Model confidence (mean pLDDT): 82 of 100. The RNA shown here (FMN riboswitch aptamer (RFN element)) has 135 nucleotides.
RNA sequence: ACAAUUCUUCGGGGUAAUGUGAAAUUCAUAACCGACGGUGAGUAAAGCAAAGCUUUAUAAGUCCGUGAACCUGUAACAGGUUGAUUUGGUGCAAAUCCAAGACCGACGGUAGAGUCCGGAUGAGAGAAGAAAAGG
Numbered sequence: 001a002c003a004a005u006u007c008u009u010c011g012g013g014g015u016a017a018u019g020u021g022a023a024a025u026u027c028a029u030a031a032c033c034g035a036c037g038g039u040g041a042g043u044a045a046a047g048c049a050a051a052g053c054u055u056u057a058u059a060a061g062u063c064c065g066u067g068a069a070c071c072u073g074u075a076a077c078a079g080g081u082u083g084a085u086u087u088g089g090u091g092c093a094a095a096u097c098c099a100a101g102a103c104c105g106a107c108g109g110u111a112g113a114g115u116c117c118g119g120a121u122g123a124g125a126g127a128a129g130a131a132a133a134g135g
Base pairs, nucleotide, nucleotide: 002134005131006130007129008128009127010126017029018028019027031115032114033105034104035066036065037064038063042058043057044056045055046054047053048052061103062102070080071079072078073077085101086100087099088098089097107118108117109116
């Protein structure tokens, strides 16, 4: 230095304003938000004498996956189901960069909800740390 396993902690954001109405943060005009892992030509920092290379950090809501939710099976758990991106630019190369436009968002409640209230002081992908059999 690696590490079976165990424990601890952490682990999701958002309707301004206006209109209609008896009633809407639910409708209309409009506003706002983007969990976790991977990938990634960007960005930043550090190291080396340099071309440049290496390391670290960060970088996608719509790419590849995961999670919450819902359904089925007695349970552990397993299975099923669960959304959305185009155009232009640069370039050897972009679904990730730059510009512009578009689109998406469980269940229950309630004037029809991604944003309010509720299950939830829950669960959780996973992240960090500590201990550690053993090779």